Molecule: transfer RNA
Organism: marine eukaryotic metagenome
């Protein structure tokens, strides 16, 4: 001085209902487990500001990386 911060982990989202991949939890299948099926929960680092509305725009912090 640049960058980056979103579910438990990895990762999208032109300013207009935050999703997707494993995971975990509950169904269903199976003598049983394990693979599969289905479902439902679960996340925008903190504080401001602009906007009829901000993950997305501006700024400060705060943390990590160069």
């Nucleotide at each position: 001085g640049a960058g980056u911060a979103u579910a438990g982990c990895a990762u999208a989202a032109u300013g207009g209902u935050a999703g997707u991949g494993c995971a975990a939890c509950a169904u269903c299948c199976u003598u049983c487990c394990a693979a599969g099926u289905u479902g439902a929960a679960g996340a925008u680092g903190a504080g401001g500001g602009u906007u009829c509305g901000a993950u997305u725009c501006c700024c400060u912090c705060u943390a990590c990386u160069c």